[in-house]
RNA sequence: GGGCUUCUGGCUCAACGGUAGAGCACUUCCUUAGCAAGGAAGGGGUUGCGAGUUCGAAUCUCGCGAAGUCCA
Numbered sequence: 001g002g003g004c005u006u007c008u009g010g011c012u013c014a015a016c017g018g019u020a021g022a023g024c025a026c027u028u029c030c031u032u033a034g035c036a037a038g039g040a041a042g043g044g045g046u047u048g049c050g051a052g053u054u055c056g057a058a059u060c061u062c063g064c065g066a067a068g069u070c071c072a
Base pairs, nucleotide, nucleotide: 001071002070003069004068005067006066007065010024011023012022013021018055026042027041028040029039030038048064049063050062051061052060
C1' cells in the first nucleotide's frame, strides 16, 4: 500500500428497509436479624463519524476513523 470482517445501553450480544431489544450490571421496593439468592418495578442508546438512496435506514451505497485478519 491492497483485500476481507467487525463497530448497537456500563459489558456480552440480538434486531426482513417499517416504534432499537435480551442477558448480566445499575437504582428503588418486597423477602432476611444481616448478607447472598429469589421476586416486583424503574432508569440508561439517536446504532463509530459524515454524506447519499428511499415515503421510511442499525440494515442498502459512498467517504473517513478505529479494531482484527490475510496478501505484498
Molecule: transfer RNA
Organism: archaeon